[in-house]
The prediction has a mean pLDDT of 79.
A computed fold for a 155-nucleotide RNA from Desulforudis sp., annotated as glmS glucosamine-6-phosphate activated ribozyme aptamer.
NCBI's taxonomy places the organism under Bacteria, Bacillota, Clostridia, Thermoanaerobacterales, Desulforudis.
């Protein structure tokens, strides 16, 4: 460093299915058993690093499984790094994570399913796509507040 083979990987509000609901076959003859399928979270948000730990944020929907479980997870915590926190620099404390304050005002904004319409797979449960209205919280942005000590400057 080429060239061949296997074999994993690809996702992060994500993947999965033993329960469970429901199709389709078969069986029994009762309230069930067998064998194949289906369904099983709609987007928005979310990553310094390390190690822990597990019901990990925020709304839409909704007569019904968005139910119930596993897995994993950017949540948390501790610890380091880094940012803020009256010019500077160290420590400790506080809140954060490169857009590096929570918190209190005011005032801004954004989705996707649902729904309409086509349309294509599948016997069916049921499912790909494509066009069309709309509607959210977290959040954004302003202001308002937001250490303490030392040691050192500058106006």
């Nucleotide at each position: 460093a080429u060239u061949g083979a296997a074999u994993a990987c690809g996702a992060a509000g994500c993947g999965c299915c033993a329960g469970a609901a429901c199709c389709g076959g078969g069986g029994a003859a009762c309230g069930c058993c067998c064998c194949g399928g289906u369904u099983g979270a709609c987007g928005a948000g979310g990553g310094g690093g390390a190690g822990g730990u597990u019901c990990a944020u925020c709304g839409a929907a909704g007569u019904c499984u968005u139910c119930g479980g596993c897995g994993g997870a950017u949540g948390c915590c501790u610890c380091c790094c880094g940012g803020u926190c009256g010019g500077g620099u160290c420590a400790c404390g506080g809140c954060c994570g490169u857009a590096a304050a929570c918190g209190g005002u005011a005032c801004u904004a954004c989705a996707a399913a649902u729904c309409c319409g086509g349309u294509g797979g599948g016997u069916a449960a049921c499912u790909g796509c494509c066009g069309g209205c709309a509607c959210a919280a977290a959040a954004g942005u302003g202001c308002c507040a937001g250490g303490u000590g030392a040691c050192u400057g500058a106006a």